[in-house]
RNA sequence: AGGCGAGUAGCUCAAUUGGCUAGAGCACCGGUCUCCAAAACCGGGGGUUACAGGUUCAACUCCUGUCUCGCCUG
Numbered sequence: 001a002g003g004c005g006a007g008u009a010g011c012u013c014a015a016u017u018g019g020c021u022a023g024a025g026c027a028c029c030g031g032u033c034u035c036c037a038a039a040a041c042c043g044g045g046g047g048u049u050a051c052a053g054g055u056u057c058a059a060c061u062c063c064u065g066u067c068u069c070g071c072c073u074g
Base pairs, nucleotide, nucleotide: 001073002072003071004070005069006068007067010026011025012024013023019057028044029043030042031041032040050066051065052064053063054062
């Protein structure tokens, strides 16, 4: 330099050939329980979907560029 894949909550990951207000588990916070804690149960907060444009009535999803990470080729 070129090719492929990935980037979504603190972490690990979903999200159907574009379509309802982007969800789950763990973690975190509060409560019940307990002498206290853990476990269990109930509830809650947390997102510029890497960044910037474009297409569209509508974009996590499609297109272009950039950035970061991994793999491959030279």
The RNA shown here (transfer RNA) has 74 nucleotides and comes from a Candidatus Omnitrophota bacterium. Its mean pLDDT, the model's own confidence on a scale to 100, is 81. It matches the Rfam family "tRNA". By type it is a transfer RNA. NCBI's taxonomy places the organism under Bacteria, Pseudomonadati, Candidatus Omnitrophota.